[in-house]
Context: one part of a larger RNA
RNA sequence: GGAUGACAUGCCUUACACAUGUAAGUCAAAUGGGAAGUCGUGUUUCCAAUUACGGAAGGGUGAGUAACACGUAAGAACCUACCCUUGGGAGGGGAACAACAGCUGGAAACGGCUGCUAAUACCCCAUAGGCUGAGAAGCAAAAGGAGGAAUCCGCCCGAGGAGGGACUCGUGUCUGAUUAGCUAGUUGGUGAGGCAAUAACAUACCAUGGCGAUGGUCAAUAGUUGGUCUGAGAGGAUGAUUAACCACACUAGGACUGAGACCUGACCCAGACUCCUAAAGAAGGCAGUAAUGGGGAAUUUUUCACAAUGGGCGAAAGCCUGAUGGAACAAUGUUGUGUGAAGGUAGAAGGCCUACGGGUCAUGAACUGCUUUUCCCGGAGAAGAACCAAUGAUGGUAUCCAAGGAAUAAGCAUCAGCUAACUUUGUGCCAGCAGUCGUGGUAAGACAGAGGAUGCAAGCAUUAUUU
Numbered sequence: 001g002g003a004u005g006a007c008a009u010g011c012c013u014u015a016c017a018c019a020u021g022u023a024a025g026u027c028a029a030a031u032g033g034g035a036a037g038u039c040g041u042g043u044u045u046c047c048a049a050u051u052a053c054g055g056a057a058g059g060g061u062g063a064g065u066a067a068c069a070c071g072u073a074a075g076a077a078c079c080u081a082c083c084c085u086u087g088g089g090a091g092g093g094g095a096a097c098a099a100c101a102g103c104u105g106g107a108a109a110c111g112g113c114u115g116c117u118a119a120u121a122c123c124c125c126a127u128a129g130g131c132u133g134a135g136a137a138g139c140a141a142a143a144g145g146a147g148g149a150a151u152c153c154g155c156c157c158g159a160g161g162a163g164g165g166a167c168u169c170g171u172g173u174c175u176g177a178u179u180a181g182c183u184a185g186u187u188g189g190u191g192a193g194g195c196a197a198u199a200a201c202a203u204a205c206c207a208u209g210g211c212g213a214u215g216g217u218c219a220a221u222a223g224u225u226g227g228u229c230u231g232a233g234a235g236g237a238u239g240a241u242u243a244a245c246c247a248c249a250c251u252a253g254g255a256c257u258g259a260g261a262c263c264u265g266a267c268c269c270a271g272a273c274u275c276c277u278a279a280a281g282a283a284g285g286c287a288g289u290a291a292u293g294g295g296g297a298a299u300u301u302u303u304c305a306c307a308a309u310g311g312g313c314g315a316a317a318g319c320c321u322g323a324u325g326g327a328a329c330a331a332u333g334u335u336g337u338g339u340g341a342a343g344g345u346a347g348a349a350g351g352c353c354u355a356c357g358g359g360u361c362a363u364g365a366a367c368u369g370c371u372u373u374u375c376c377c378g379g380a381g382a383a384g385a386a387c388c389a390a391u392g393a394u395g396g397u398a399u400c401c402a403a404g405g406a407a408u409a410a411g412c413a414u415c416a417g418c419u420a421a422c423u424u425u426g427u428g429c430c431a432g433c434a435g436u437c438g439u440g441g442u443a444a445g446a447c448a449g450a451g452g453a454u455g456c457a458a459g460c461a462u463u464a465u466u467u
Base pairs, nucleotide, nucleotide: 003337004336005335006334007333008332009330010329011295016293017292020290021289022288025053026052030050031049033047034046035045036044060248061247062246070172071171072170074168075167078165079164080163083161084160085159086158087157088156089155091125092124093123094122100115101114102113103112104111105110130139131138132137144153145152146151175219176218181211182210183209187207188206189205190204191203193201223245224244225243226242227238228237229236230235250271251270253268254267273284274283276281301327303326304325305324309323310321311320312319313318340370342368343367350361351360352359353358375404378401379400380399384394411456412455413454414453415452417436418435422451423450424449425448426447432439433438
C1' cells in the first nucleotide's frame, strides 16, 4: 500500500489437551424372526439378531530408529483372501446357539436363568491324481441361492499365473577418542521344540568363542530415498508439498480373530489424565476432517457433493466413502492482465532552481475527438457425462452478446563511494544518519524538509533465520 484472474502452498513451535459433528460399512438373491401395510393371500417397506465379505485399504504424523530402517545389487528355505487360466468334485446323517417368548438383576454401562428355532453357522461318516512317511500305513473337503426354464451367482480339493508380503546377504549411509575395550544366549555344535519359512528364534547339554584404531562399545543428533535449493563444475546444504519405503497411533506390555495385524475410529492388563455415578461401579483416546483452548513471530471453513476418478459390499438397483472432486479464507509463492490511448504550446497557472535572460516539472494537466481489457447493468450460457436415454457439487461459475461511461484501480525504497539517481533551504560534532567505509564543528550532493531524479512495482523496503 490493497484493481483482478490462473496455478500452487498453508502449525516449521506442545507426538500438548481436546467440547461438538462427521471420517467403514454393505448384502433380505445365505437364515429364522419382529414390525408396518392389506378384510385376507400375494406383492411391498423397515428393523434388531445369526452368517458372509470388508473395517490390515484409504487418510494422518515423524515421536522413536545410526538399523538390513532406507537406497542399490543379488539370493533361497517361504506364505498369499479377492482376481485370471486350468483339472476334478459337492454322497449320507446329526446336535446346537442367537434373535424370539417368559421370569429376573442393575442408577447406568451391561447382563442372568428357563424354553423354542433356521441357515452358505457348527459337527460326524463316506469318497480323494493332495499331504506325511524309507516302507507298511496314516490324515484331510464341500452349500446352497435366484429364475417358469435356459442359465447365472456361489461352495470344496488340486496345479499354474499375476499382484502383494515375510526372510537372508554384498555394498553405501552424520558427529565425538575430553567414549578403548565390548559381549554370556554372547559365538559355535548336538538333541527334542517352534515358525509360512531359514535361523540361538527358544530350551537342555557341550565347547569358548564372537566384535574392535579399516573405530567396536558408549554418547549426541536424525525417519530414509527419488528429489529440492545452490554452484561453471567438482561439490555444499537440505528432505515442505508430491511419489516410494519404514515407524507410530494417550504411555508401557500382551495376545485374539483372520489370507493378512500384534489392528488409529477392535479386545485384555497396568499407568497418567478427563468424564458419569444412586458411590456398588461405568465411559474415553482427533499424529483422519472441520473446529476449540494452549504454546508461538507464525499457518485457513465446526463449508458443498458423491456429478467425476478411485475404494468397500451387493446378481443388480443401490448404499457408504471429510479418499477424492469443489468452493471459502490468506499478495504465502509463481505467473498473467490492468490502472487508458491519440492529438494538444499561449510551451498556461502553480511549484522548484536561476547568472534574472531563462531553465525545469512538461504533452504532464486543462481542452478535443476515441477505445472499453477491467468495472456496472441486461440477456444467452458451457465442457468436464462415459452408454439409447437419464445423471454436474462446481455454478447461473467460465465464456459469449448488447448497452453505459475514462469511468472502479499506484505505491514503496533510494539518490557521497561500493550502487542506477542532485540541487536548494534549515541545522551547526547539535539534532541525527549508518550494511561497510564513514558523515555532521556556518556555504552538508551523506542529517531534516522541499523540488527533481533513479530502481522496483501490486507490491516495495526492513528485520530475524539460513545456504
The part of an RNA shown here (small-subunit ribosomal RNA, 5' domain) has 467 nucleotides and comes from Glycine max. Its mean pLDDT, the model's own confidence on a scale to 100, is 85. RNAcentral holds the full RNA, with entries from Rfam. Its Rfam family is "Bacterial small subunit ribosomal RNA".